[in-house]
Context: one part of a larger RNA
């Protein structure tokens, strides 16, 4: 920019894209058909294996430099609590992410190939073919999954807002004044361009995340649970600090004391669920 006024939402699908599915093995069929016997199938139907793909994170792992807790050195410090040292190193470990972990991964239709008929002439017979007909593949189109009205035959349903209000230069029409005229001027009206206003809805602002490289998508904005705060819920680590008892052991006999127990399923903390307008989502 176009689709012949604007917008927002939902479609339809021409036409594009896919591999989303591959194999194999077992049961049963059946010691059945079949064969003198040795031997020995299918069709069907069940069940499973692996590979390939989409998906998820219950479970079982894996990361988790959020987060807790042990501890060395060494620095502040009275003690608690802390810095550095690859996260210091070690044990653990929620949410997200993931595989190694779970789910899922039918057939059937329609049209053929090559093949197999049927019915039939040329050519009284025969012949799948010449005119007609039924079959018939992991192959091709479909059902599926995704783009997709710029599909110029530019579709289609629906809402909603406009098509309206105000001023209006030039122009025409009417009266009237002024002038001999030519022509100049006033007033009404008609319309036009142009400028103004409603204005649905976008967008900007703002708060955030199922979204994200920047845009973009999605969501929410006081008529509100959108993010953060608080609570609660679930969870994560392991029993916080203070303070009581107990205490190897050391001692200058005053005391110092690792360590254990008990307060104390504690103390710290959370990316997850809820609940609540405290705090920002204000005017615009």
């Nucleotide at each position: 920019u176009g689709c012949u006024g604007g917008u927002u939402g939902g479609c339809u699908g021409a036409g594009g894209g896919g591999a989303a599915g591959g194999u194999c093995c077992a049961g049963u069929c059946a010691g059945u058909a079949c064969g003198a016997g040795a031997g020995g199938a299918a069709c069907g139907c069940u069940g499973g294996g692996c590979c390939g793909c989409a998906g998820c994170c219950u479970c079982u792992g894996g990361u988790g430099u959020a987060c807790c807790g042990g501890u060395u050195g060494u620095c502040c410090g009275g003690c608690a609590g802390g810095g550095c040292a690859a996260c210091g190193c070690c044990g653990g470990g929620u949410a997200g992410c993931u595989a190694c972990g779970c789910u899922g991964u039918a057939g059937c239709c329609g049209a053929u190939a090559a093949g197999a008929g049927c019915u039939g002439a040329a050519g009284g017979c025969a012949u799948c073919u010449a005119a007609g007909c039924u079959c018939g593949a992991a192959g091709c189109g479909g059902u599926c999954c995704c783009c997709g009205a710029a599909a110029a035959g530019a579709g289609c349903c629906a809402a909603c807002c406009a098509u309206c209000c105000c001023u209006g230069a030039a122009c025409g029409c009417u009266u009237c004044c002024c002038g001999u005229a030519a022509g100049g001027g006033a007033a009404g009206u008609g319309c036009u361009a142009g400028g103004g206003g409603c204005g649905a809805g976008a967008g900007c602002g703002c708060c955030g995340c199922u979204a994200a490289a920047a845009g973009a998508g999605c969501g929410g904005u006081u008529u509100g649970a959108u993010a953060g705060g608080u609570c609660a819920g679930g969870g994560g680590u392991g029993u916080a600090a203070g303070g009581c008892g107990c205490a190897a052991g050391c001692u200058u006999c005053g005391g110092c004391g690792a360590g254990c127990g008990c307060u104390u399923c504690a103390g710290c903390c959370c990316a997850c669920u809820g609940a609540u307008a405290c705090u920002a989502a204000a005017a615009g």
Large-subunit ribosomal RNA, domain VI from Candidatus Iainarchaeum sp., 284 nucleotides, folded computationally. The sequence was found in a public genome assembly. Its Rfam family is "Archaeal large subunit ribosomal RNA". The prediction has a mean pLDDT of 86.